[in-house]
Molecule: transfer RNA
Organism: Minisyncoccota bacterium
RNA sequence: GCCGAUGUAGUUCAGUGGUAGAACGCAUUCUUGGUAAGAAUGAGGUCGUGGGUCCAAUUCCCACCAUCGGCU
Numbered sequence: 001g002c003c004g005a006u007g008u009a010g011u012u013c014a015g016u017g018g019u020a021g022a023a024c025g026c027a028u029u030c031u032u033g034g035u036a037a038g039a040a041u042g043a044g045g046u047c048g049u050g051g052g053u054c055c056a057a058u059u060c061c062c063a064c065c066a067u068c069g070g071c072u
Stems, first nucleotide, its partner, number of pairs: 001071007010024004018055001026042005048064005
């Protein structure tokens, strides 16, 4: 230099055009002899950045950035 993959909650990951979810973690409450275990409720996301297409984009297209891999 060229090619490819990945980028979504604190962490690990779903979600392939129509209001963004789970598990673990966190907070509050209940239960308990109880800082464990169990139960209920809740908070937490400019979906890597910037453009484009579309009535509508996490999703499709382009460029860039970061990480990983391959080729030279």